[in-house]
Context: one part of a larger RNA
Molecule: small-subunit ribosomal RNA, 5' domain
Organism: uncultured organism
RNA sequence: CGACGAACGCUAGCGGCAGGCUUAACACAUGCAAGUCGAACGGUAAGGCCCUUCGGGGUACACGAGUGGCGCACGGGUGCGUAACACGUAUGCAACUUACCCUUCAGGGGGGGAUAGUCGCGGGAAACUGCGAAUAAUACCCCAUACGAUCUUGGUUUGGCAUCGGGCUAAGAUGAAAGUUUCGGCACUGAAGGAUGGGCAUGCGUCCCAUUAGCUAGUUGGUAGGGUAACGGCCUACCAAGGCGACGAUGGGUAGCUGGUCUGAGAGGAUGAUCAGCCACAUGGGCACUGAGACACGGGCCCAACUCCUACGGGAGGCAGCAGUGAGGAAUCUUGGUCAAUGGACGGAAGUCUGAACCAGCCAUGCCGCGUGGAGGAAGACGGCCCUCUGGGUUGUAAACUUCUUUAGCUAGGGGCUAAAGUGGAGCUAUAGGCUUCAUUGCAGGUACCUAGAGAAUAAGCGCCGGCUAACUACGUGCCAGCAGCCGCGGUAAUACGUAGGGCGCAAGCGUUGUCC
Repeated sequence: CGACGAACGCUAGCGGCAGGCUUAACACAUGCAAGUCGAACGGUAAGGCCCUUCGGGGUACACGAGUGGCGCACGGGUGCGUAACACGUAUGCAACUUACCCUUCAGGGGGGGAUAGUCGCGGGAAACUGCGAAUAAUACCCCAUACGAUCUUGGUUUGGCAUCGGGCUAAGAUGAAAGUUUCGGCACUGAAGGAUGGGCAUGCGUCCCAUUAGCUAGUUGGUAGGGUAACGGCCUACCAAGGCGACGAUGGGUAGCUGGUCUGAGAGGAUGAUCAGCCACAUGGGCACUGAGACACGGGCCCAACUCCUACGGGAGGCAGCAGUGAGGAAUCUUGGUCAAUGGACGGAAGUCUGAACCAGCCAUGCCGCGUGGAGGAAGACGGCCCUCUGGGUUGUAAACUUCUUUAGCUAGGGGCUAAAGUGGAGCUAUAGGCUUCAUUGCAGGUACCUAGAGAAUAAGCGCCGGCUAACUACGUGCCAGCAGCCGCGGUAAUACGUAGGGCGCAAGCGUUGUCC
């Protein structure tokens, strides 16, 4: 000098774009953040409509609770742990998996027993829960059927990379399904391929300490078995005695990694906020269940700490989601709006949900832009300051004054793009739910933007002036008070302290501190 997720001091007009707990992975009041489907099912708590004898009944309007399906493994947060195949990069899987989506082939025959909701009788303060009765399904179970699927035993052919892989073929055994419909479909089952996502393995790279030198018993390898989607000491039994290490094992410390970011001519050094990819975690620790996928942030169980409720018997909870509170700290925001757009879940759709997202609010935290007026104007005014003091210099064209303009702001009027789809109506093609057209849908927002009006009106500070380093005088002070980044100033004429005038620099900012190059 440059940079910053900065902080502090003084100051502060506007806009655009970005950023905003770096500390206590400290504790959390309150609200919201994951639901959806009646076109799977039995049904009917509420509402609409219709009927009513006013008790109630009906409804292809709709739908609470329940069974069932899909989703909840995404999205969002944080960086505790981790020096590791965690990450980056390049390969391999002849050792694997993949719901929804796409393509192709084949299929859907028959039967059964339950259970929730509900009703009845209870228990409990509550959370919740027991017994009995009846009932449905795309819930559950059984039988049949079976292709190139799986297993066993053969035959044949081919390839390779060691174990081995692929094709063709024979026999035997095993394994499926669910309906609904407006008849177009939508769902369902088996198989093959694709796409996407994941799993595993390996080469290389990846901080400091040797004042850490030896480490290791499932340890290293083998055989057999178990387990897994899959290889493997992953696990178990037995056998052998190995394995790693100055090319730094082991131990300790520190740390999420990367694309990138800052700096630098580069090499390099430092760093890993925002955005993007990967990983890890969800009060601390452990465990599995369900599922295509989790060992699961707003699921479950157990232990622990903490908080809350309690009728003392027993229960409830987890903001490192969005806001917000307390605490810590030099320090970091609103308990806002909308699903209009983009995206996601469910649904045939309408649509519902969405603190993802899009917007708005706060903060000079940063970057960028604009403004605080322009021109003329010498009696070089008044005042201030300085001097060699009837005077001169400087502030200074600065002001006054004349004239012009009106950005931003203010007032008034107009006023968006973001909207395409979807849905409804009409029409045309005639089956693709195709095309055309009209209507309807906007949080931001009466905002951006445009037009008009008045009036210089509403808008400048901060640091510095001994040298480095651009900028000097006077007074006060007198090694005092003080300054200071380094050198150093101050003890009676201080351009270095304090004040004033003047000047220099930057400017809605300017300085200081901290950190990095």